This is a predicted structure of a 98-nucleotide RNA (TPP riboswitch aptamer (THI element)) from Natronohydrobacter sp. Its Rfam family is "TPP riboswitch aptamer (THI element)". Rfam links the family to the GO term thiamine pyrophosphate binding. From the family's description: Vitamin B(1) in its active form thiamin pyrophosphate (TPP) is an essential coenzyme that is synthesised by coupling of pyrimidine and thiazole moieties in bacteria. The previously detected thiamin-regulatory element, thi box was extended, resulting in a new, highly conserved RNA secondary structure, the THI element, which is widely distributed in eubacteria and also occurs in some archaea. Its mean pLDDT, the model's own confidence on a scale to 100, is 80.
[in-house]
RNA sequence: CAUCACAGACGGGGGCGUCCAUGCGCGGCAUGGGCUGAGAAGCACCCUUUGAACCUGAACCAGAUCAUGCUGGCGUAGGAAGUCUGCGAUGCUGAAGG
Numbered sequence: 001c002a003u004c005a006c007a008g009a010c011g012g013g014g015g016c017g018u019c020c021a022u023g024c025g026c027g028g029c030a031u032g033g034g035c036u037g038a039g040a041a042g043c044a045c046c047c048u049u050u051g052a053a054c055c056u057g058a059a060c061c062a063g064a065u066c067a068u069g070c071u072g073g074c075g076u077a078g079g080a081a082g083u084c085u086g087c088g089a090u091g092c093u094g095a096a097g098g
Base pairs, nucleotide, nucleotide: 001091002090003089004088006086007085008084009083010082011048012047013046014045016042017035018034019033020032021031022030023029024028054079055078056077060073061072062071063070
């Protein structure tokens, strides 16, 4: 000096569904409960190029479910938000000394 792993700081990115009940100004919203999940509006959770956090494809396909991206495919697809510091490891290079 470079790379990698881990951690932190300050920023940045992202999603929030579905079913039931009740209410209301009535297919829309609010409250409560159930399912999955890290998270279903939480000053929380996840992700930050080492990028499947998340978006497009997609009102997609197969399977399951009370129902739902619930599971898998799609997916070596196309996109997608960063700098610094610390510590450790590896590699390269240089100086001094022997």

The source organism's lineage runs through Bacteria, Pseudomonadati, Alphaproteobacteria, Paracoccaceae and Natronohydrobacter.